[in-house]
Context: one part of a larger RNA
RNA sequence: CGCAGGAGUCUUGCGUGGAUCCGCCACUAGUACGAGAGGACCGUGGUGGACGGACCUCCGGUUUGCCGGUUGUGCCGCCAGGUGCACCGCCGGGUAUCCGCGUCCGGAACGGAUAAGCGCUGAAAGCAUCUAAGUGCGAAGCCGGCCUCAAGAUUAGGACUCCAUAUGAGGGUCGUCGCAGACUACGACGUCGAUAGGGCGCAGGUGUACAGACGGCGACGUCAAAGCCGAGCGCUACUAAUAGCCCGAGAG
Numbered sequence: 001c002g003c004a005g006g007a008g009u010c011u012u013g014c015g016u017g018g019a020u021c022c023g024c025c026a027c028u029a030g031u032a033c034g035a036g037a038g039g040a041c042c043g044u045g046g047u048g049g050a051c052g053g054a055c056c057u058c059c060g061g062u063u064u065g066c067c068g069g070u071u072g073u074g075c076c077g078c079c080a081g082g083u084g085c086a087c088c089g090c091c092g093g094g095u096a097u098c099c100g101c102g103u104c105c106g107g108a109a110c111g112g113a114u115a116a117g118c119g120c121u122g123a124a125a126g127c128a129u130c131u132a133a134g135u136g137c138g139a140a141g142c143c144g145g146c147c148u149c150a151a152g153a154u155u156a157g158g159a160c161u162c163c164a165u166a167u168g169a170g171g172g173u174c175g176u177c178g179c180a181g182a183c184u185a186c187g188a189c190g191u192c193g194a195u196a197g198g199g200c201g202c203a204g205g206u207g208u209a210c211a212g213a214c215g216g217c218g219a220c221g222u223c224a225a226a227g228c229c230g231a232g233c234g235c236u237a238c239u240a241a242u243a244g245c246c247c248g249a250g251a252g
Stems, first nucleotide, its partner, number of pairs: 001152001005163007015149001017147002021049007033038001051106005059100003066093005071086006110144003117137004170247004174190005195240003198236005204229003212223004
């Protein structure tokens, strides 16, 4: 821009892409078969490998400064206590997040038409013949079935609701944001408000703070599950989302 008024929501599926794998064990059954040794078809149940998708409860990583320990040095006048720098200084842990080595799920069943092949009926050719007329079964393959996208499918589809025939449904701008994201787009929210921050609480992480008191000659211990704390889950208008502006439907 188009889809002959405009919009919001929900859809159909022309088509498109994806997936399509394999093993082992048990039962049937030590049956059929076989002199024996051995040992099934068919069917059923279970369990794995690789591959793929989703997710983070568990397990395991990440977690650049969340907590603690610690070395050297500088600074805060000194002590104590902190803080800068040294690969995040080094080391021990670690929520959210993102992940796999973790967890769950998938390949199917089933239907249709067939291949090789196997048949039925059956003449030409009084017999025979699966084929000539007719008709059936039969593959991990083909068409569906499962999953994704999908009406620019210009054949531009469908349903419901709303807005208006001139002061209007809806959209945008702007702001607060997101696990959405390169930008854009998409999604949430904008005071009729929990969108983000803050505050409060909880979960969770560190691992028992400073000062003081008490105990100990002292190192240190106890009061202390302390103190501190990013992202998580809630509650709460304290702060910021103010006010406004713009676009927006007449075809014959």
This is a predicted structure of a 252-nucleotide part of an RNA (large-subunit ribosomal RNA, domain VI) from Prevotella sp. PJ1A. The coordinates come from a structure-prediction model, not an experiment, and the mean pLDDT is 87. The RNAcentral record of the full RNA draws on ENA. Its Rfam family is "Bacterial large subunit ribosomal RNA". The source organism's lineage runs through Bacteria, Bacteroidota, Bacteroidales, Prevotellaceae and Prevotella.